[in-house]
Transfer RNA from Candidatus Methanofilum arcanum, 74 nucleotides, folded computationally.
The sequence was found in a public genome assembly.
It matches the Rfam family "tRNA". About the family: Transfer RNA (tRNA) molecules are approximately 80 nucleotides in length.
Lineage of the source: Archaea > Methanobacteriota > Methanomicrobiales > Methanospirillaceae > Candidatus Methanofilum.
The coordinates come from a structure-prediction model, not an experiment, and the mean pLDDT is 81.

RNA sequence: GGGCCUAUAGCUUAGUUGGUCAGAGCGCCCGGCUCAUAACCGGGAGGUCAUGCGUUCGAGUCGCAUUAGGCCCA
Numbered sequence: 001g002g003g004c005c006u007a008u009a010g011c012u013u014a015g016u017u018g019g020u021c022a023g024a025g026c027g028c029c030c031g032g033c034u035c036a037u038a039a040c041c042g043g044g045a046g047g048u049c050a051u052g053c054g055u056u057c058g059a060g061u062c063g064c065a066u067u068a069g070g071c072c073c074a
Base pairs, nucleotide, nucleotide: 001073002072003071004070005069006068007067010026011025012024013023019057028044029043030042031041032040050066051065052064053063054062
């Protein structure tokens, strides 16, 4: 220098042909249970879907550029 893959909550991740709410587990907070802690049970907060632009009536999903990480070739 060229090509390919990945980016969704603090962490790990689901998300179908673009369409009716962006979900789950762990963690965190509150409560229950217990002499107490853990486990268990109930509830809650937490998301600019990497960034920007575009396509579209409508984008986490499609296109382009950029950024970061990874792999391959030279």